[in-house]
Context: one part of a larger RNA
Parts: sequence; structure tokens; C1' cells
RNA sequence: GAUGAACGCUAGCGACAGGCCUAACACAUGCAAGUCGAGGGGUAACAGGGUGUAGCAAUACAUUGCUGACGACCGGCGCACGGGUGAGUAACGCGUAUGCAACCUGCCUACAACAGGGGGAUAACCCGGAGAAAUUCGGACUAAUACCGCAUAAGACAGGGAUCCCGCAUGGGAAUAUUUGUUAAAGAUUUAUCGGUUGUAGAUGGGCAUGCGUUCCAUUAGUUAGUUGGAGAGGUAACGGCUCACCAAGACGUCGAUGGAUAGGGGAACUGAGAGGUUUGUCCCCCACACUGGAACUGAGACACGGACCAGACUCCUACGGGAGGCAGCAGUGAGGAAUAUUGGUCAAUGGGCGAGAGCCUGAACCAGCCAAGUCGCGUGAAGGAAGACUGCCUUAUGGGUUGUAAACUUCUUUUAUACAGGAAUAAAAAGGGGGACGUGUCCUCCAUUGCAUGUACUGUAUGAAUAAGCAUCGGCUAACUCCGUGCCAGCAGCCGCGGUAAUACGGAGGAUGCGAGCGUUAUCC
Repeated sequence: GAUGAACGCUAGCGACAGGCCUAACACAUGCAAGUCGAGGGGUAACAGGGUGUAGCAAUACAUUGCUGACGACCGGCGCACGGGUGAGUAACGCGUAUGCAACCUGCCUACAACAGGGGGAUAACCCGGAGAAAUUCGGACUAAUACCGCAUAAGACAGGGAUCCCGCAUGGGAAUAUUUGUUAAAGAUUUAUCGGUUGUAGAUGGGCAUGCGUUCCAUUAGUUAGUUGGAGAGGUAACGGCUCACCAAGACGUCGAUGGAUAGGGGAACUGAGAGGUUUGUCCCCCACACUGGAACUGAGACACGGACCAGACUCCUACGGGAGGCAGCAGUGAGGAAUAUUGGUCAAUGGGCGAGAGCCUGAACCAGCCAAGUCGCGUGAAGGAAGACUGCCUUAUGGGUUGUAAACUUCUUUUAUACAGGAAUAAAAAGGGGGACGUGUCCUCCAUUGCAUGUACUGUAUGAAUAAGCAUCGGCUAACUCCGUGCCAGCAGCCGCGGUAAUACGGAGGAUGCGAGCGUUAUCC
């Protein structure tokens, strides 16, 4: 000098940033991922309409998907993002630089081509059964952008034949009157459009491989059988002992293999003149994990935090037959600990998902709350004022010194505070509707609407010095000295060292010094 700090004493305000470093310990409760009716059958609730019955009427009841809408259901997209944590990992994990002639890529963009004609189911609803529940079984009915054949196909895929060009070894690319075989689709509607299928290219995102770098221990010296390599097969988006049968006997290692310990890595941060040393909290990038272990499904993408299965530990419910759960999401609770916050508000902005859109969802995010835990800013008054007042303390004591211009007193100011008033400020540009232009899906213009924070920030007026100072130290290092008490006691102490009767070193007082809404102590790093 620094800190995600803690402790002691003290404490007026604001802005900005920060806040479980320990038990990857266990978790009550609420919320954190939905959306689309412009894909579908429909109608549980709500609203409107129609019809019927009762009634003079108001109205009540029943019925009807007719309409707005829409619970549950089928279907699509999303749920692989965003958010958390650092347990594991010494590794191509990360960083950096390359390669893929060995690869994939939903949504998006551009271009090319296409969408013909059929079929059988199933959920919901209804009926019935089992069960305490979770849930589940059977029967009957029905739709689709759900599912399945057929047709059409290519510059797609697979195989055969022939030509040219290129390279970096395997090889890559192009044109073909080449030839054989295989493979597709879905509709909706307000008629504006939106979607569907195949292919090529791009963009974006990923996968894989390689060079170099990446902690400590030799009181760890040998390690390794899918081990190292081969021709083959399987598997993968793809290369590869990735896996398998066979063959060979290799491969790594004192330039530190193997083993053990520790640890997420980087950008960066702290310190230092630098070289270097230390750290990885907040923010950004990458990785890994989601009660523990395992193996997969779906999907463009997961071996999936708030999906499913199996095993285990733990907790809970039970009618004892059987079931349910996973906060290292946001709050919050217990425990651990020196120690770390609210079971808050809003989707207004930014961003994300779905949707044609309106919109819905969003503990992401933006805000507010708590905490001197940090940095910065402001204040606790200013000017004048000597009888150098009183008190206190010291003294060589009728005196002097010091507290001290300090106070009193006079004149000002009002930051702040309190009260009142103003303040719909700014954060906002858009989506929507109308009109216009052309390049026909973009731009321009007009209109009205939308603010959580918030009656907040800020501004003005009034009042009145009014509401606001402490902490540590004073032997030397080290700025700052005397008196009293104590008497190797009580105690101090970072080091040297103080204290045994005149202690500037202990305790108190007066005074002084340093910093100041903080000041000291402790811990850690340079």
C1' cells in the first nucleotide's frame, strides 16, 4: 500500500460499487418456462346471444359451441438459452497458434425446384372397473400441420463406365446427351400473407486433431496387455483401439514416466522503479457439475439443474398393499462459523421464449429494502472578540505559565435539518392505427396510448447555530510531557525492553500529537 474481511469503541448525510471466503451440509413455504385457437377435435369455467318454462314485469331456472374466449387433451416450437456453484479435473481442461482433402448445424438470409392422390389409428369426451393415495385398466367414438403407404422426382444419396484440372500422403474439384437403383411434402386464413418438402451457398453455433505453455514432492524410478502398431470389420456427424476378432511385440521414462499431494483455467486484480511475487471475490470468455453412482431416450443440439429409468443414502405420506422428493435458481429456514442481506416491486426499459399480431411468460434484467463492509463527496459553522474572565492542571507560589480567540459577547450565513409548496421533469425510442413514397416490404409523416422506481430526484420559501465528533497514541524506532497513584506488585509490550519508592514505558488526570465519520486491533499478500 491492499482486502468479498472480522473484532473493539464511536457514528450526521448522499452518490457509486459490493455483500456465505466456512458445510458441493440438510431444507418448511412461495415463485424462477412457457406459448400458439391463424394446426386440431372440442366446450369444464366466465361473458354475450338464441330457445323453452314460470311470472304482469323485473327476474329465476333449464337448454343451445351460435359468438367472444378457453380449463384439460392431441399437435408445433421452446424447455440444450438465460440463472447458480467450483465438488471433480494437472487434462488438448484452459491459453495461444494452426489444421479438418475426417465433420454436423433447428431458427435466419439468398437462390433453384416441388407440393398429386389415398389409408388406418389414437388422446380428449362418454360408459364401466381397480386403488387410501399416487395412479391405472377395459369398452365404444372422433380430428389434425399427429402417423403410414402410393405417385413424381433431382445438381441429393449409393453403385458402374469414361474425360480434364489441381494438390499436402490418404486425395480434392469440374463438365458430362453417361448409365442403374433409392428417397419428399401440409395445410391455415380476415385473401394481405404465413407455413410445408428437397437441394445448393452463406451466416451463426458447435465437434475433432496438432505445436508450444500450464503447481509441488525423487524421503515416488521404473510403468503399461487394448497396453504400442498393423491389414480388416463394427460404430460415429466425423477421424481414431473408440469397440471387436486376428497378427506382431511393442509404447512411455532422469529432457522426470508412473505414483502421491494440491488446484477449475484465462482476461485480469494487488504490490513493486522495474524484473518479479501473490491472488482468481465482483465483471467478461472457456470448462465441469446439478442428492451420490450408472446407463440411455427424445431432439438440429443433452447423455439434459426445476425431463425419464435403475441402484444407493436421506426425508416425508400411508388404509402397511404401496407411493412422493431433490434450492450449487430468487427470497427464506436450520446447522456450521469470527462472519455475509428482503420469504420486497415491476415487466416501464434492455434481452429471451412462443405467437401473423394484440399479447402472454420471464426471481434474466431493471428497481427498491438491509449493512460505515469499501471508494468518493458534503457537513458538524464563519468573521470579529483580551478583563488574556472563571474552572481545571503545572509551578521556583501575594506572582507566573497553560487550557486560550478557546468561551462569554457582537455581527453574519443556512450547506445540512425540520415544515410547507412546486415538481406527472429525465430515463422514450418503438410496437399499434391513419396517410404517403417507391425498390411490395421497407422507409417517411400524422394520431392517440404505455413509467415499477415516484410525489422520488431536484427546485423554492420559512425557522433557527439551530440537528451532527470521535478514536488511537505520546521511552527509542515514531509526530506528541508533566503531575499523582503503584512499588519486579498490579500491569505494558511489534522489536529493543519498562515496573524492586522521585516510572515522560504500568493506572488516572491535565496537556499535546496523528487521523477523522471514522479510528485502532487481528488475519493475509506485496
This is a predicted structure of a 526-nucleotide part of an RNA (small-subunit ribosomal RNA, 5' domain) from an uncultured bacterium. Its mean pLDDT, the model's own confidence on a scale to 100, is 81. Its Rfam family is "Bacterial small subunit ribosomal RNA".